The part of an RNA shown here (large-subunit ribosomal RNA, domain V) has 582 nucleotides and comes from a Candidatus Woesearchaeota archaeon. Model confidence (mean pLDDT): 81 of 100. Its Rfam family is "Archaeal large subunit ribosomal RNA". Gene Ontology terms of the family: structural constituent of ribosome and ribosome. On this family, see Cannone et al., BMC Bioinformatics 2002: "The comparative RNA web (CRW) site: an online database of comparative sequence and structure information for ribosomal, intron, and other RNAs".
[in-house]
Context: one part of a larger RNA
RNA sequence: CCAGGGAGUCCCAGUGGGAAGUGAAGACCCCGUGAAACUUUACUGUAGCCUGCUGCUGUGGCGCGUGUUUCUCUGUGCAGCAUAGAUAGGAGUCGUCGAAGGAUCGUCGUCAGGCGAUCUGGAGACACCAGUGAGAUACUAUCCUGAGAAGCAUACGCCACUCACUCGAAAGAGGACACCAGUUGGUGGACAGUUUGACUGGGGUGGUACUCUGCUGAAAUGAUAUCAGUAGAGCCCAAAGGUCAGCUCAGACGGGUCAGAAAUCCGUCGUGGAGUGCAAGAGCAUAAGCUGGCCUGACUGUGUUGUUACCAUGAAGCAACGCAGAGACGAAAGUCGGGUCUAGCGAACCUCUGUACCUCAUUGGUGGAGGUCAGAGCAAACCGAAAAGUUACUCCGGGGAUAAUUGAGUUGUCCCGCCCGAGAGCUCGAAUCGACGGCGGGGCUUGCUACAUCGAUGUCGGCUCAUCCUAUCCUGGCUGUGCAGAAGCAGCCAAGGGUGGGGGUGUUCACCCAUUAAAAGGGUUCGUGAGCUGGGUUCAGAACGCUGUGAGGCAGUUUGUUUAAUAUCUACUGGGACUGUG
Numbered sequence: 001c002c003a004g005g006g007a008g009u010c011c012c013a014g015u016g017g018g019a020a021g022u023g024a025a026g027a028c029c030c031c032g033u034g035a036a037a038c039u040u041u042a043c044u045g046u047a048g049c050c051u052g053c054u055g056c057u058g059u060g061g062c063g064c065g066u067g068u069u070u071c072u073c074u075g076u077g078c079a080g081c082a083u084a085g086a087u088a089g090g091a092g093u094c095g096u097c098g099a100a101g102g103a104u105c106g107u108c109g110u111c112a113g114g115c116g117a118u119c120u121g122g123a124g125a126c127a128c129c130a131g132u133g134a135g136a137u138a139c140u141a142u143c144c145u146g147a148g149a150a151g152c153a154u155a156c157g158c159c160a161c162u163c164a165c166u167c168g169a170a171a172g173a174g175g176a177c178a179c180c181a182g183u184u185g186g187u188g189g190a191c192a193g194u195u196u197g198a199c200u201g202g203g204g205u206g207g208u209a210c211u212c213u214g215c216u217g218a219a220a221u222g223a224u225a226u227c228a229g230u231a232g233a234g235c236c237c238a239a240a241g242g243u244c245a246g247c248u249c250a251g252a253c254g255g256g257u258c259a260g261a262a263a264u265c266c267g268u269c270g271u272g273g274a275g276u277g278c279a280a281g282a283g284c285a286u287a288a289g290c291u292g293g294c295c296u297g298a299c300u301g302u303g304u305u306g307u308u309a310c311c312a313u314g315a316a317g318c319a320a321c322g323c324a325g326a327g328a329c330g331a332a333a334g335u336c337g338g339g340u341c342u343a344g345c346g347a348a349c350c351u352c353u354g355u356a357c358c359u360c361a362u363u364g365g366u367g368g369a370g371g372u373c374a375g376a377g378c379a380a381a382c383c384g385a386a387a388a389g390u391u392a393c394u395c396c397g398g399g400g401a402u403a404a405u406u407g408a409g410u411u412g413u414c415c416c417g418c419c420c421g422a423g424a425g426c427u428c429g430a431a432u433c434g435a436c437g438g439c440g441g442g443g444c445u446u447g448c449u450a451c452a453u454c455g456a457u458g459u460c461g462g463c464u465c466a467u468c469c470u471a472u473c474c475u476g477g478c479u480g481u482g483c484a485g486a487a488g489c490a491g492c493c494a495a496g497g498g499u500g501g502g503g504g505u506g507u508u509c510a511c512c513c514a515u516u517a518a519a520a521g522g523g524u525u526c527g528u529g530a531g532c533u534g535g536g537u538u539c540a541g542a543a544c545g546c547u548g549u550g551a552g553g554c555a556g557u558u559u560g561u562u563u564a565a566u567a568u569c570u571a572c573u574g575g576g577a578c579u580g581u582g
Stems, first nucleotide, its partner, number of pairs: 007579009017570003022564001029399004034395002036391004042194005048187003052183004058161006065154009075144001085143005092126003101120008165174003197210001198208002206227001211233006234382001235277001236339002241295007249273001251269005275284002278344001280342003299325009314383001327336003350377005356372005406452002408449003412446001414442006423433002460535001461533003465527001466524005473498003476493006501513003541559004545554003
C1' cells in the first nucleotide's frame, strides 16, 4: 500500500445473478400400419360428356345384303348311243287337251349340246331288255351344288309422308330425328374414398445386411448378433443325364523335320501340383476326371426319415432310405427315381391345360354348371394386401426409446509440450531450426456416442456489466546466444496493471487503414435476451434462379416478420429502526 474479517434482528426503496424461475402435455426432429388439406400420367370409383342398341316409335318408295317359303332351272373324269348331281321306290310313263321330225326366237353352255316359247306336222316317243359302268330326263318322292323369279321377315343406305312427340298464343315449323328413360363401350383430380412398406449407430439420400449358398467371425458337440469380413445363387445341360467298357491328368527332364519359350511325336519321372458347367468349402485316380457303344430311371404309384425349424411346435422347398409296377444298360453281380455334395425357389383365391371319374338341373340326343386328381400362369418387401406424391397452411397423440442447441463421455481431428536426434546451421546434433518415429498434456475446434433434457434449460453476433485462468502480447526481474554496442532470437520467474481507434461485412472469424509499450490467448450453459438489440438463422405474404407433370422444394438469393410479465424466495445495491453506545 492492497484485500478480507472483526455482532445480530427487522423495515423501506431499488437491481434483476440464481431458483437449469413463471407462462404453453415442444411448433424443430423422429415415431403412429394417427388426421387433414392440396397435387398428379398412384389405386378404385362417381357425376358430367361422347357413343352403339332398345323403348317412347308410326306410314310408303327405291337400292343393296342376309334368312326363309314356293316355283322354275342347273349338274359333261374314263368307258358308254350321250351333258349319268345323290338316295329310295319302280314296270310302266307321256301322247288327237297333238308324239317324232322341221322352221324361227329366247336362255344356259365344258361349244358336244341341254331347256323353254311360237308355227308346221299328224301318230308315235321313252323306259324295261342288250351293252358300258355305279341305271335311265320313263315316272314319283326326298335332298345337295349353283342360278333366277315371286312372297314374307330383317340389317344398312337414300328419298318422302304425318299421326305420336317437340317448339309456338295461333297460323305454322320440325318430325319419327330430337327430348326423356334403360343398357353397352369410352373419357373423366370436376368430385370422392384410400394407399403411398420395413431395416437403419436420428431421419432422409445410399444400400439390402428383406429369400437362399460356401468360408471366416464362432470361443475344438450343437446353437449364436452387427449397414461384420470375403465370395456367390434366382441358372445351365437332350447331354454336361443312365448304364457298360476302356483310358489317366498338370508339370518336369531327355530326344526329335520345317517348329521358335510354347503346336504334333517318342521315352522316363509324375498322390494329383490337373480336371470336375458356374462361388467357396468338402470329396474324387477302384476314379466322381477323359473317350466310346447302347439307351431315357431327367420313370409311375406309395411309405418313412433328416433338414428347413439346435434346444422347442408348423408349411413350401431340398435331400436320403424303402416297397410295388413297367423299363434301360450289363454275360452277370448289379447300377439307374437326373447332374460328386452343399444355392438355382413360391400358400390360398382366380384363369388355363390334361385325364378319367363324381354331383346338379336339363334334353329325343347333345351341350352346360360345380367338384376330385395332376400340371402351368404370380407375388424378389421372397410364409405371398390390389396402392403415388406434397405440406413453411398444417393438426393430434407420444418420445429424451431418436436428431438439431447446451452439458456429459471420448479425443481420431485441433492446440500445446516432451523423448530420440537423421539433417541444416562454413567446422559443430541441441544459439536457432529439426525429418522419420515414439510418449504425453489440455478439453477451445471438428467429429463420434446418444448418457441428462422434447408436460420446453430461449438459438448466432453485437451492446452493457463483468469475473477467473496462463500455454505472457506489453510493462518488471533473470539466463543462453552464431550476445561488441544498439536491435534481435530462444528460454525462466511473474497474471499487479494494460491490451485501444477506425473501414466494408449480421457476422464470430478473416482482410485492410492509421496509431501504439502492446494492440496475447482462453474459461465462465460457445458468461450475460424475467438486462437491451434482433442485423443473421428459423413460421405465415411475395419475388428471382434452378428443379419438379404438379402440389411444391433448394446449408441458393432477396424483401417482410408480435422479443410476455406489477419480483414470491434468494442474491446484491442504497437508506433506516432496534438491541445501553456503534